Small-subunit ribosomal RNA, 3' major domain from Elusimicrobia bacterium RIFCSPLOWO2_01_FULL_59_12, 480 nucleotides, folded computationally. NCBI's taxonomy places the organism under Bacteria, Pseudomonadati, Elusimicrobiota. Model confidence (mean pLDDT): 85 of 100.
Context: one part of a larger RNA
RNA sequence: UGACGGGGGCCCGCACAAGCGGUGGAGCAUGUGGUUUAAUUCGACGCAACGCGAAGAACCUUACCUGGGCUUGAACUACUGGUAGUAAGUCUCUGGAAACAGAGGCUGAUCCGCAAGGAAGCCAGCAGAGGUGCUGCAUGGUUGUCGUCAGCUCGUGUCGUGAGAUGUUGGGUUAAGUCCCGCAACGAGCGCAACCCCUAUCUCAUGUUGCUACCUGCGCAAGCAGGGCACUCUUGAGAAACUGCCUUCGAUAAGAAGGAGGAAGGUGGGGAUGACGUCAAAUCCUCAUGGCCCUUAUGUCCAGGGCUACACACGUGCUACAAUGGCCGGUACAACGGGAAGCAAUACCGCAAGGUGGAGCCAAACCCUGAAAGCCGGCCCCAGUUCAGAUCGUGGGCUGCAACUCGCCCACGUGAAGGCGGAAUCGCUAGUAAUCGCGAAUCAGCAGGUCGCGGUGAAUACGUUCCCGGGCCUUGUACA
Numbered sequence: 001u002g003a004c005g006g007g008g009g010c011c012c013g014c015a016c017a018a019g020c021g022g023u024g025g026a027g028c029a030u031g032u033g034g035u036u037u038a039a040u041u042c043g044a045c046g047c048a049a050c051g052c053g054a055a056g057a058a059c060c061u062u063a064c065c066u067g068g069g070c071u072u073g074a075a076c077u078a079c080u081g082g083u084a085g086u087a088a089g090u091c092u093c094u095g096g097a098a099a100c101a102g103a104g105g106c107u108g109a110u111c112c113g114c115a116a117g118g119a120a121g122c123c124a125g126c127a128g129a130g131g132u133g134c135u136g137c138a139u140g141g142u143u144g145u146c147g148u149c150a151g152c153u154c155g156u157g158u159c160g161u162g163a164g165a166u167g168u169u170g171g172g173u174u175a176a177g178u179c180c181c182g183c184a185a186c187g188a189g190c191g192c193a194a195c196c197c198c199u200a201u202c203u204c205a206u207g208u209u210g211c212u213a214c215c216u217g218c219g220c221a222a223g224c225a226g227g228g229c230a231c232u233c234u235u236g237a238g239a240a241a242c243u244g245c246c247u248u249c250g251a252u253a254a255g256a257a258g259g260a261g262g263a264a265g266g267u268g269g270g271g272a273u274g275a276c277g278u279c280a281a282a283u284c285c286u287c288a289u290g291g292c293c294c295u296u297a298u299g300u301c302c303a304g305g306g307c308u309a310c311a312c313a314c315g316u317g318c319u320a321c322a323a324u325g326g327c328c329g330g331u332a333c334a335a336c337g338g339g340a341a342g343c344a345a346u347a348c349c350g351c352a353a354g355g356u357g358g359a360g361c362c363a364a365a366c367c368c369u370g371a372a373a374g375c376c377g378g379c380c381c382c383a384g385u386u387c388a389g390a391u392c393g394u395g396g397g398c399u400g401c402a403a404c405u406c407g408c409c410c411a412c413g414u415g416a417a418g419g420c421g422g423a424a425u426c427g428c429u430a431g432u433a434a435u436c437g438c439g440a441a442u443c444a445g446c447a448g449g450u451c452g453c454g455g456u457g458a459a460u461a462c463g464u465u466c467c468c469g470g471g472c473c474u475u476g477u478a479c480a
Stems, first nucleotide, its partner, number of pairs: 001480002003477003007474007015464002019428005026319008034310002042053002064305007077127001079125005088107008110119003130294002133292003139288002141283003144279001146277001151190006157166003170181003196271004201239005207233001210229002214227005242265001245259005321421001325380007337368003342361002347356003387418001392413007434456007
């Protein structure tokens, strides 16, 4: 100087408390451990691994296993020699699961050069290719975490023999090393804040594909057409919030409390943004790369299998256990997005999944797209039930070369556990939790996951003694 303390002081954070909803019990989905296996590819392991890499494992992917092939190779660069119905295309036959191996037929080129010839190609050879093989404890790059915590430093000066200190401590204040005051310090840098994006109000511009107050025509109406751009909205530009104003408190300061006005008030709400560093943290399987290793194989091609196994254990979720509910009928209101090898309407067929068909749309135009919870009415009457839907049987649909291992969906039948969950444990402070549906990426197909979107919409916070994490000052130390 740090680090640590079941030392002290001050102060924060859904850290506790106060509340609401869960997990831990059940069934299933998914990841992991373990076990099994020819293989169940590899990585990730307290927080910060475990719906993680994977935003899509039937083949492919694929790295694993079994078997069958190739050996200058699937892709790349250069050199030497050879090759002329050559390169390329196409067809046939044999073996085969294919890859591949072998045989044959037909068509048939390009560039440079007057030509000879050369290039390109092919074959043989050679140098080399190739490796998701090892080492993340050799590395770059990228990322997680402490933590969006308020800290981390430097120059000059001063003090100290020196390590170092001071500044950065102190009195206040703040979300903040934020600001004020004081001070042997005076300044400065990286962080904080602001500048950026979205959102909340208004103004101006804009007026089609959007809108419809008003006018005209048609129409029972909804609406359509023509005017129109007020309104909603679109996307550009601006305004607006600064403790600016008032009162009180405060050191006359920084600031704090209350109030006015205002769409919004003291950082308005949300995002992007992550200082010096810590964990030899993660990644050699994104990529790059040193070293080591393989080279008729640890490279490469193919078929099939595996990654989907199952006595178990754990994590993360979904669905429930019902009456604030379930079922049936009627009826209302979104936002974000996506669409050409695409989204697909009206209509018709089918109980349905879906099919036939194809209007319109390269989309403020058409389609995906009738949102659901909600509201109105009816049934159920507390029961393993008109709760719950696992499991299994049969029949069918879709994608795809192909759904046996191993996809999704529909109908009928079947109808398991489950009566709110031990010790323990998680999330959340407001348009949040809870609850309800919708969209997208990936994608032929496959979503209970992820990332977004809107609808309905709470309860509670006395307080900081205690648990956890953190910041500043101080104290002890046999630790560095």